[in-house]
RNA sequence: GGCGCUAUAGUGUAGCUGGUUAUCACACGAGGUUCUGACCCUCGUAACCUCAGUUCGAAUCUGGGUAGCGCCU
Numbered sequence: 001g002g003c004g005c006u007a008u009a010g011u012g013u014a015g016c017u018g019g020u021u022a023u024c025a026c027a028c029g030a031g032g033u034u035c036u037g038a039c040c041c042u043c044g045u046a047a048c049c050u051c052a053g054u055u056c057g058a059a060u061c062u063g064g065g066u067a068g069c070g071c072c073u
Base pairs, nucleotide, nucleotide: 001072002071003070004069005068006067007066010026011025012024019056027045028044029043030042031041032040049065050064051063052062053061
């Protein structure tokens, strides 16, 4: 330098032949339970790497960029 893959809550992930409110677990907060704590139960907080394009509508499709991993030179 070229090519391929990946980027979603604090962490790990589902969702990608575009469509109503983006899934689950852990974590965190509140409450219940308990003499207290743990376990358990209920509720809640929090995310689509960035910039453009296409479209009535983009996490999803297209292009540039950034970062990580791998291969080739």
Molecule: transfer RNA
Organism: archaeon